[in-house]
Context: one part of a larger RNA
């Protein structure tokens, strides 16, 4: 020089468009943040113009593995590239056949009853697109080649919308493998499911994944194990590159959800706002001693830490997402506003004139220089901004939180709007006073002990400019 998620001083007029706990993955009040579906059921209530419609809380379907945060942990097929083969798929495309006969429950609902609560218990009672049986069965599993075993579901407003098997694709996802990916040898040996193989087990799937037996192998100065640090990457910064730091915002993957294990539903999970254990906190109790109940690294907010990082906001209007046939409902994903000179980039804070070079300041050889065309003065403009007034676009037919925003027209007024840090050389920029090795100042080199352009403070300069210097980090 340049850059920054910055802080910190002194200062501060507006807009645009970005950023905005880098520290304690430290603890959380209080609100919200995943619901939807009556065109799968049954009951209870309510309103009926008797056509139906509306609410609830249960079964049931689909979501809830998406969307959002964080970066703790990991050096590792985690991630980056390039490849492979033993596979799995729930909504979505195609395509082709089917969609058929029964059955027994259960929840709500009712009557008793435990409990302070959560939350239960017996007994009756009912319905499904819930659950079971059985037929068939392109097709798929066994299989001794005979043969066996394995599906469905109905709804209505009559247009559809679905169920079920099977083939395909489209897109996700699992898995392998080569090559790339910090330090430290003051870490040198490391490994027993450890390396291979045979049977077997489990997995959607391949494999010591796992398990019996067999064999001794594998790795390793081309740096194994072991420490210690670290999410990777496109990118970002910085430099002419080569490269060096660097992983905030944005995108892609990958972990992780108080802390550790563990499974269970499902196409997906070992599941942020599900479920079990155990653990550390925490709150609540009617104390009956068992039992319940909590997890903001999701948006706002609170306490703490810190040098330091905003609102307990508006809207589903837009985009996208669930769930509905639709209407529509839900969405702190998103869209917006609010705070912060945090940073980038644009504009303002007036323009012409105007010499008796006015006062005042400050120097001075006292002659007079400068501040200085600067000021006043006098002719003019009105960006911004302030007032009123019109008022979108963003929305295909409605619907717009932003919002009376933007923009655009009128009006008054020069009117609201300049400050920071240098000035001894490096480095543009000088003088008086003041102090007197004191106070101090300093990035180096040094500067102050009585004539200090280096301290303070004025006058004047120099630079940058709504910002300026400091300080931290990289190059």
């Nucleotide at each position: 020089g340049a850059a920054c998620g910055a802080a910190c001083g002194c200062u501060g007029g507006c807009g645009g468009c970005a950023g905005g706990c880098c520290u304690a993955a430290c603890a959380c009040a209080u609100g919200c943040a995943a619901g939807u579906c009556g065109a799968a059921c049954g009951c209870a209530u309510c309103c009926u113009u008797c056509g139906g419609g509306g609410u609830g809380a249960g079964u049931g379907g689909c979501g809830c593995a998406c969307g959002g945060g964080u970066g703790a942990g990991u050096a590792a097929c985690a991630c980056g590239u390039g490849g492979g083969a033993a596979u799995g798929u729930g909504c979505c495309c195609u395509u082709u056949g089917g969609u058929u006969c029964g059955g027994a429950a259960u929840a709500a609902c009712g009557u008793c009853u435990g409990g302070a609560a959560a939350c239960g218990g017996a007994c009756g009672c009912u319905a499904a697109u819930a659950c079971c049986g059985g037929a068939u069965g392109u097709c798929c599993c066994c299989u001794g080649c005979g043969g066996g075993g394995g599906a469905a579901a109905g709804a209505u407003u009559u247009a559809u919308c679905g169920c079920c098997a099977a083939a395909g694709g489209a897109g996700c996802a699992g898995c392998c493998c080569g090559c790339g990916u910090c330090u430290g040898a003051u870490u040198a040996g490391g490994u027993a499911g450890u390396u291979g193989g045979u049977g077997g087990g489990g997995u959607a799937a391949u494999g010591g994944c796992c398990u019996a037996c067999c064999a001794a192998g594998c790795c390793g100065a081309c740096g194994a194990u072991c420490a210690g640090u670290a999410g990777c990457u496109g990118g970002u910064c910085u430099g002419a590159g080569a490269g060096g730091a660097u992983g905030a915002u944005c995108a892609g993957c990958c972990a992780c959800a108080c802390u550790g294990g563990g499974a269970c539903u499902g196409a997906g999970a070992c599941a942020c706002g599900g479920c079990c254990c155990a653990g550390a906190c925490u709150c609540c109790u009617a104390c009956g001693g068992g039992a319940g109940g909590g997890g903001c690294a999701g948006c706002a907010g609170u306490g703490g830490g810190g040098a330091a990082u905003a609102u307990u906001g508006g809207a589903c209007a837009a985009u996208g997402g669930g769930c509905g046939c639709a209407a529509g409902c839900c969405u702190g994903a998103u869209c917006c506003a609010g705070c912060c000179a945090u940073g980038c980039c644009g504009c303002g804070u007036g323009a012409g004139u105007g010499a008796u070079g006015a006062a005042g300041g400050c120097c001075u050889u006292c002659g007079g220089g400068u501040u200085g065309u600067a000021a006043a003065g006098c002719u003019c403009u009105u960006u911004c901004g302030c007032a009123c007034g019109u008022g979108a676009c963003g929305a295909u037919g409605a619907u717009g939180a932003c919002g009376g925003u933007a923009a655009c027209g009128u009006g008054a007024g020069a009117a609201g709007a300049a400050g920071c840090c240098c000035c001894g050389g490096c480095u543009a920029a000088c003088u008086u006073c003041g102090u007197g090795c004191c106070a101090g100042c300093a990035g180096c080199c040094g500067c102050g002990g009585u004539a200090a352009u280096a301290c303070g403070a004025a006058g004047g300069g120099g630079g940058c400019u709504a910002g300026c210097g400091u300080u931290g980090u990289u190059c």